RNAcentral holds the sequence, with entries from ENA. A computed fold for a 374-nucleotide RNA from Macrococcus sp. GL_134, annotated as Bacterial RNase P class B. Its mean pLDDT, the model's own confidence on a scale to 100, is 75. Taxonomically the source falls in Macrococcus (Bacteria, Bacillota, Bacilli, Caryophanales). The gene name in the source record is rnpB. Its Rfam family is "Bacterial RNase P class B". On this family, see Frank and Pace, Annu Rev Biochem 1998: "Ribonuclease P: unity and diversity in a tRNA processing ribozyme". Its Rfam clan is "RNaseP clan". Rfam describes the family as follows. Ribonuclease P (RNase P) is a ubiquitous endoribonuclease, found in archaea, bacteria and eukarya as well as chloroplasts and mitochondria. Its best characterised activity is the generation of mature 5'-ends of tRNAs by cleaving the 5'-leader elements of precursor-tRNAs. Cellular RNase Ps are ribonucleoproteins. RNA from bacterial RNase Ps retains its catalytic activity in the absence of the protein subunit, i.e. it is a ribozyme.
[in-house]
């Protein structure tokens, strides 16, 4: 400095909430228990709950518009991007944010940062136009192209890629990527025409560099059924409907069976259940040699608090002990004996202190806070 684990106990009064039980002036007694390692973020998922799409050689049934079970398809829409390896939960697989490692690019002072995929290379003829005139021919005035320029046209086309298609760089400037390009001077080939290739110069952030831009429209590569969220949803009193009051969802998980509602469109079924028993398995804490007991927060403008002791952590005002050091006595000196102050550390302790920080459907990973203490 990094990680990882803990991060307060216990009694007692008094209060505040839930279940159980008794009673019954809806309150009262008693017994059991009441907020984290991150309960925060909201980054990334799972469960569960409805809608919506679709799909099924599925269920009932005379008939599916019911019900069950699933995510298919892909010119939509959304996300996703260097390249390898791994590690990564919710009980197994699997996978997300996320970590790690090695390796390439860019960036940074720096393991500093990273919306890290695509802006590609080559390149004709056809058939006009036009400038020169070496040679070669001449009537000696000149013709002529096999020498170049230029428009076709950076078109067609051709090669790599998964994917390179249309645009953008305002104002200055001659031009901002088009084989564009304004001015000067050089240098080289050439009879010349004209090609190349350097330099300077002006405007600009930037001037031709395997430019920049795709956080540009849009191509490709992989992945995903899409949305909402407990305020989901679901029942509902005052005889109907309708959805107020108010209940359930909502309490440690989970699987079975009975009632009873519901399903119902005439009738009836599959099949659901958020109401009620009931009877089993599984986990986690304390008690107990052991059979085994007892218990698991469920709130609604939202309880779980306060107070006092003790204990356990911090913390060390002071108080003993203390190298050496100064001083005194005592001696020839030294030892020895006192006093005076008193590092560093041991030991006991007073005051005082005690971080971050509140359950709200469950969960799980990541991240961010933290006094102390191993």
């Nucleotide at each position: 400095u990094a990680u990882c684990u803990c991060g307060g106990a216990u009694a007692a009064u008094c209060g505040c909430u839930a279940u159980a039980u008794a009673c019954g002036u809806u309150g009262u007694a008693u017994a059991u228990a009441g907020a984290g390692g991150a309960a925060a973020g909201u980054c990334c998922a799972u469960g569960c709950u409805c809608a919506c799409a679709c799909a099924g050689a599925c269920c009932u049934g005379a008939g599916a518009u019911g019900g069950c079970u699933g995510u298919a398809g892909u010119g939509a829409u959304c996300g996703u991007g260097c390249c390898u390896g791994g590690c990564g939960a919710a009980a197994u697989c699997a996978u997300a944010a996320g970590c790690c490692a090695g390796g390439g690019c860019a960036u940074u002072a720096a393991u500093u940062u990273g919306a890290c995929g695509g802006c590609a290379a080559c390149g004709a003829a056809c058939a006009g136009a036009c400038c020169u005139a070496a040679g070669u021919c001449u009537u000696u005035g000149g013709a002529u192209a096999u020498g170049g320029u230029u428009u076709a046209a950076g078109u067609a086309g051709u090669u790599u890629g998964a994917a390179a298609g249309u645009g953008c760089c305002a104002c200055a400037g001659u031009g901002a990527c088009g084989u564009a390009g304004c001015u000067u001077u050089u240098u080289u080939a050439g009879a010349a025409a004209u090609a190349a290739a350097a330099a300077a110069g002006g405007u600009g952030g930037a001037a031709c560099g395997c430019g920049g831009u795709a956080a540009a429209c849009c191509c490709c590569u992989c992945g995903a059924g899409u949305g909402a969220g407990c305020a989901a949803u679901c029942c509902a009193a005052a005889u109907u409907u309708g959805g107020u009051a108010g209940g359930a969802g909502c309490a440690c998980u989970u699987u079975u069976c009975u009632a009873g509602c519901g399903g119902a469109a005439a009738u009836g079924a599959a099949c659901g259940u958020a109401u009620a028993g009931a009877a089993g398995a599984g986990g986690u804490a304390u008690g107990g040699u052991u059979a085994c007991a007892u218990a698991c927060a469920g709130a609604c403008a939202g309880a779980u608090g306060a107070u006092u002791a003790u204990c356990a952590c911090c913390g060390g005002c002071g108080u003993a002990c203390g190298a050496g050091a100064g001083u005194g006595a005592c001696u020839a000196g030294a030892c020895u004996c006192g006093c005076u102050a008193g590092c560093a550390g041991u030991a006991c302790u007073a005051a005082g202190g005690a971080a971050c920080a509140g359950a709200a459907c469950a969960u799980g990973g990541c991240u961010u806070a933290c006094a102390g203490a191993g």